[in-house]
RNA sequence: ACUUUUGUUCUCUAGGGUUCCGCCGCAAGGGUCUGGUCCGAGAGAGAACCUGUGGUCAUUACCACAGACACGGAAGGGAAAAAGCCUGGGAGAU
Numbered sequence: 001a002c003u004u005u006u007g008u009u010c011u012c013u014a015g016g017g018u019u020c021c022g023c024c025g026c027a028a029g030g031g032u033c034u035g036g037u038c039c040g041a042g043a044g045a046g047a048a049c050c051u052g053u054g055g056u057c058a059u060u061a062c063c064a065c066a067g068a069c070a071c072g073g074a075a076g077g078g079a080a081a082a083a084g085c086c087u088g089g090g091a092g093a094u
Stems, first nucleotide, its partner, number of pairs: 007049006015039002020036002022033001023030002050067007069089001071092001075087003
């Protein structure tokens, strides 16, 4: 000095807040209310697909295996708001 690739979608969870519902309150209002709705993981789980290799076979089919590893701010974004969300496998560190 360089340091590529590391797939997509869905469901759920950790987590998150407070629009709506519920709850509390005479009311204003309250998340310093367990909750339902809601948001929600690259570095959490599962599934389907996808990719690669090999095998079987009457070509588009099926089967098996592989898809590893992953420390990390601040700040900004956010149409309720916040967050392990997004910027972002970023900056940086090793």

Source information:
Guanidine-I riboswitch aptamer from Levilactobacillus koreensis JCM 16448, 94 nucleotides, folded computationally. The model forms 100% of the base pairs in the Rfam consensus.